Notes:
Predicted 3D model of a 73-nucleotide RNA (transfer RNA) from a bacterium. The coordinates come from a structure-prediction model, not an experiment, and the mean pLDDT is 82. Its Rfam family is "tRNA". The family's RNA type in Rfam is transfer RNA.

RNA sequence: GGGGGCGUAGCUUAGUUGGGAGAGUGUCGCGUUCGCAACGCGAAGGUCGUGAGUUCGAGUCUCAUCGUCUCCA
Numbered sequence: 001g002g003g004g005g006c007g008u009a010g011c012u013u014a015g016u017u018g019g020g021a022g023a024g025u026g027u028c029g030c031g032u033u034c035g036c037a038a039c040g041c042g043a044a045g046g047u048c049g050u051g052a053g054u055u056c057g058a059g060u061c062u063c064a065u066c067g068u069c070u071c072c073a
Base pairs, nucleotide, nucleotide: 001072002071003070004069005068006067007066010025011024012023013022019056027043028042029041030040031039049065050064051063052062053061
């Protein structure tokens, strides 16, 4: 220098037909208990790496770019 994969909540991640942004875990509150743990219920937490484009509509398609892993030279 060139090719490919990955980037979504604090962490691990689903979302592959373009239309509701979700789960587990963690955090906080409540219940249960003499108390803790465990369990149950509820809540907060996301500019979907960044920028632009296409579209009525983009996590998803296109282009550029950043980070990371990997292959080739």